[in-house]
Context: one part of a larger RNA
This record gives sequence, structure tokens and C1' cells, in this order.
RNA sequence: CGCAGGAAGUUUGAUAGGAUCUGUCCUUAGUACGAGAGGACCGGGAUGGACAUAGCAAUGGUAUAUCGGUUGUCACGCCAGUGGCAUGGCCGGGUAGCUACCUAUGGAAUUGAUAAACGCUGAAAGCAUCUAAGCGUGAAGCAAGCCUAAAGAUGAGACUUCCCAUUCGAAAGAAGUAAGUUCCCUCUAAAGUUAAGAGGUUGAUAGGUUAGAAGUGUAAGUGUCGUGAGGCAUUCAGCUGACUAAUACUAAUAGAACGAGG
Repeated sequence: CGCAGGAAGUUUGAUAGGAUCUGUCCUUAGUACGAGAGGACCGGGAUGGACAUAGCAAUGGUAUAUCGGUUGUCACGCCAGUGGCAUGGCCGGGUAGCUACCUAUGGAAUUGAUAAACGCUGAAAGCAUCUAAGCGUGAAGCAAGCCUAAAGAUGAGACUUCCCAUUCGAAAGAAGUAAGUUCCCUCUAAAGUUAAGAGGUUGAUAGGUUAGAAGUGUAAGUGUCGUGAGGCAUUCAGCUGACUAAUACUAAUAGAACGAGG
């Protein structure tokens, strides 16, 4: 831009893509078969491998603004307490998020038309013949079935709901609006600066605060015991990124633009 008014939703599915894998064991049954050795079809069940998709509840990994321990050195005048640098200095843990080695699910069943093949009826050709007319069975293959995209499918589909018939103009057209949308702003399990999604005071969108979860592991100060390194008490303390909730304290103010007359 189109889809003969303008919007917001929900959809149909022409078409295209994906997927399509396979082992072992148990049972049927030591049955059929076979002198024996051996040893099934068909059918039923269990459990794997590889692959694919999704996910983080559990199991683990990771953790660079989390907690603790600790070495050297420098600084805060000294002690104490802290901070900087040394691969996050090193070490021990670890939330969210991300993640696999983890977890969940999948391949199917079924249907239709068939291939090779096997048949029925049956002439030409009094017989015979699956074929010439006619009718069947039959594959991991084909078409459906499962998943995804999909009406620019210009053949532009369908349904529901909302907005209405304004003003100027002879007309062409233009203007201000409606439903609605965008700009702008706060953001996100969304991300490419886009898109999508949540919000913008009639507000919990982000930050802060408060409470909790979770992590670390018992802070500082003081008292006390010990000559001392240190121990104990106060104290399951103190501190804390992402998690959960509450709360308008801060910031989403104020506003602008587009958008029908069929």
C1' cells in the first nucleotide's frame, strides 16, 4: 500500500514445513515344525538406545554488586574495626536466572487408494486361465491421521463486538472528531535500537521501604575466663543480588498526534 467505511477480537485452512528410527527381555511356548539338534509365525506386555520438543519442581553445574574463612601488602593517626590490590587474591558454601549429565513428553493407533504378490468369478478359445468386462486381499512406501506456520489464498475468506452519517465546499476534496491506535513515560520470565507483553495516579509497572522466603553460619560492641593464641555469654545472631507479598515514599507528570462519513 492492498483487501470498496473505520476499528478491536476470535477463527476456517488452500498451501508449505516438521515428525516418520530401532534394540533387548517376558509371555504365547519349549507349543507348531523336526528323528534329534534346534525352534517359530500370529498376538499380548515390559524396558532401553539414538533423535526431537518442552521445562527447572526434584538431582547436579554455574554464580564477578551474596555470606563466611584466610595469606601478603597499602590506606583509614594507633588498637579494634574496615576498605583497596593480588585470576572474583585464594578457599568453603550458595538464592534467582541460565543450564544438562537432569525431568517430562513424542514416533503411534486407525482409515482410504495402491505396488510386487496372492485370489474370486470369467470368456475370447464348449477346456483351462487372477483379466479381457467385473470383484477382493495386500507394504516402514502414497493420501489422511499428529505438530507448526498459514487469507498478499490479489481467489485477499468467515464470525462476534464497537463507532457513527459531523462541518466547509458546486465538485474534486479538505477539516475537526468517534470507536480505536500511536507518540511520550515506568517496565518484563519479551528483546536487535524493533516486535510481543504488563502498566501509566480511577495506578502495584519499576525502584525504595516493611515483612517473609532463601543463603551464610552465631556480627559489631560490651562483659567474663585464660599469661596468651583464643574460648564463652549477649546471639539459630548479624549481613544479604535477582525470589514472594504488602505498601503510593520516588518515578510513570503534563500533554501531543493519527484515525470513518462508507
Molecule: large-subunit ribosomal RNA, domain VI
Organism: Bacilli bacterium